[in-house]
RNA sequence: CUUAUCCAGAGUGGCUGAGGGACCGGCCCUGAGAAGCCCGGCAAGCGGUUGCGUGUGGGCUUGCAUACCAACCCAUCACGACAUCGGUGCCAAUUCCGGCAGCUUGAGCUACCUCAAACUGUAAGAUGAG
Numbered sequence: 001c002u003u004a005u006c007c008a009g010a011g012u013g014g015c016u017g018a019g020g021g022a023c024c025g026g027c028c029c030u031g032a033g034a035a036g037c038c039c040g041g042c043a044a045g046c047g048g049u050u051g052c053g054u055g056u057g058g059g060c061u062u063g064c065a066u067a068c069c070a071a072c073c074c075a076u077c078a079c080g081a082c083a084u085c086g087g088u089g090c091c092a093a094u095u096c097c098g099g100c101a102g103c104u105u106g107a108g109c110u111a112c113c114u115c116a117a118a119c120u121g122u123a124a125g126a127u128g129a130g
Stems, first nucleotide, its partner, number of pairs: 001130006011039001013038003019029003023099004040091003046086004051082001052080004056075004061071003095124001100121003104117005
C1' cells in the first nucleotide's frame, strides 16, 4: 500500500499494586484491585493433518456393456460442514459514543445559520491475510 472483518463470543484464578478505555471532546471502568505477567478461555481469517459430502479428472473392475449412463476404485483440485494442531488475535460498555460529509425531523430564527435526535456513506483506529 491492497483486501476482509469490527451490534456475536470468552475468568468470582494466581503474582503485583495505580492507573486504564489509540488521539481529541464526552461519558465511563478502577484498592470490592487499573495496566502488565502467568494460567485459563473465546472466535474469524491463514497454514498443516485426518475423516465426511458435492463437483472435477483418471482407471475400465461390475451392471447383456463398444460408446453413453450408473455403481466401484484412485487422484488431487475446487467448494461446503465439522474435529484437531500451528503461528497470531481477542476476552467492561457496538471500535463505549461522537469527530468528516450527505439527508430527514424538531427547536431558536425573517432568512442565513446554530443546536439536538435518527439514518446513510466516509475518515480515523484495531486485527488477519497478501
Overview:
The prediction has a mean pLDDT of 76. A computed fold for a 130-nucleotide RNA from a marine eukaryotic metagenome, annotated as SAM riboswitch aptamer (S box leader). The RNAcentral record of the sequence draws on MGnify. It matches the Rfam family "SAM riboswitch aptamer (S box leader)". Rfam's curators write: The SAM riboswitch is found upstream of a number of genes which code for proteins involved in methionine or cysteine biosynthesis in Gram-positive bacteria. Gene Ontology term of the family: regulation of gene expression.